[in-house]
RNA sequence: AAAAGAAAAAGGCAAACUAUUCGAAAGGAUAGGACGCAAAGCCCGGAAUCUAAGGUACGGCAUUUUUUUCGUACUAGGAUGGUCUAGCUACCAAA
Numbered sequence: 001a002a003a004a005g006a007a008a009a010a011g012g013c014a015a016a017c018u019a020u021u022c023g024a025a026a027g028g029a030u031a032g033g034a035c036g037c038a039a040a041g042c043c044c045g046g047a048a049u050c051u052a053a054g055g056u057a058c059g060g061c062a063u064u065u066u067u068u069u070c071g072u073a074c075u076a077g078g079a080u081g082g083u084c085u086a087g088c089u090a091c092c093a094a095a
Base pairs, nucleotide, nucleotide: 005092012037013036017032018031019030020029021028022027035082041088042087045085046084047083048080049079050078054075055074056073057072058071059070060069
């Protein structure tokens, strides 16, 4: 100097759950709380997954029709990043 993550130290993050709040939902924010994490830091490009307000199609009721309303299916421009991965950065450190 480096990093393949043993040991120790300093510090960091914070799952479930609870309260309040935002959102149609998925989910988010804040506070409490710690299951875990050596990138559980940044980013959100690729994949994967979740949701379906709106939209589209079909059907039911009512109706002259349109519209409305209800149901089913599909759909991301919504979301996760503590699902995997690309990119960027970082404390300590044996072999």
Predicted 3D model of a 95-nucleotide RNA (c-di-GMP-I riboswitch aptamer) from Aquibacillus sediminis. Of the family's consensus pairs, 95% are formed in the model. It matches the Rfam family "c-di-GMP-I riboswitch aptamer". Gene Ontology term of the family: cyclic-di-GMP binding. From the family's description: GEMM was predicted in a large-scale screen for bacterial structured RNA regulatory elements. The sequence was found by an Rfam model in a public genome assembly. NCBI's taxonomy places the organism under Bacteria, Bacillota, Bacilli, Caryophanales, Aquibacillus. Its mean pLDDT, the model's own confidence on a scale to 100, is 83.